[in-house]
Molecule: c-di-GMP-I riboswitch aptamer
Organism: Gaiellales bacterium
Formats: sequence, structure tokens, C1' cells
RNA sequence: CCAACGAAAGGGCAAACCCGUCGUGAGGCGGGGACGCAAAGCUCAGGGCCUUAGGGAGGCAAGGCAGCCUGGUUACCGAA
Repeated sequence: CCAACGAAAGGGCAAACCCGUCGUGAGGCGGGGACGCAAAGCUCAGGGCCUUAGGGAGGCAAGGCAGCCUGGUUACCGAA
């Protein structure tokens, strides 16, 4: 120095819920608040889940969830 790993230290993020706001909706943003998180930083590439339109069926589409998993990428510290 690199990879793996996750004790300690310094810290970081922020579930549910509440208020305001945007959206048809899933849900997003801001404030409060902490269930938790070693990538709970970023990224829809794959899977999964959720929403929407459509007289019915089949087929197809658009959107959301990164704190569902896998993948890609970047990163603080340094015990075993």
C1' cells in the first nucleotide's frame, strides 16, 4: 500500500409515528423522532414486492421501494 475482517475510538445515517408539503397512487421532500444499520453512501443492471391506466381475456406499458436480496461503484478507523 492492497484485499479480507469488524474490537476500540472519532463520528455518521435514520425505521415506525407526528406536523407541513408534493403526487391519482405506491411513495417523495422538509422538520421533529429513534427501530435499527459497517456502507441504512451512491447506482434500477438482475430478481422480488408495491402503485396506476385499461369493458373482459391474453399480451404489453409507465411509475415507486436502494432500510428486500444479488450485482456495480466510492469510502472513515485499524485491534484480533